This is a predicted structure of a 79-nucleotide RNA (c-di-GMP-I riboswitch aptamer) from a Deltaproteobacteria bacterium. Its Rfam family is "c-di-GMP-I riboswitch aptamer". From the family's description: GEMM was predicted in a large-scale screen for bacterial structured RNA regulatory elements. NCBI's taxonomy places the organism under Bacteria, Pseudomonadati, Myxococcota, Myxococcia. The coordinates come from a structure-prediction model, not an experiment, and the mean pLDDT is 88.
[in-house]
RNA sequence: CUUCGAUAAUGGCAAAGCCGGAGUGAUCUGGUGACGCAAAACCACAGGUCCUCGAACUGAGGAUGGCUGGGCUGCCGAA
Numbered sequence: 001c002u003u004c005g006a007u008a009a010u011g012g013c014a015a016a017g018c019c020g021g022a023g024u025g026a027u028c029u030g031g032u033g034a035c036g037c038a039a040a041a042c043c044a045c046a047g048g049u050c051c052u053c054g055a056a057c058u059g060a061g062g063a064u065g066g067c068u069g070g071g072c073u074g075c076c077g078a079a
Base pairs, nucleotide, nucleotide: 004077005076012037013036017032018031019030020029021028022027035066042071043070045069046068047067048064049063050062051061052060053059
């Protein structure tokens, strides 16, 4: 340095629910709360799923990164 991920260590993030706000909606956001996560940091490129519109299609737009793959970056160092 590249793989890899341990009953190691420092830490990190935060599901569902509840309260407030935004949005037609999927959903997002602040607080609370922890189901879990070695990238549960970031990216909507491909696929999937969800929402809206639609002559309901072979479409358009949006959402989802904690659905899968991929891109890219980071902490530590047992086997």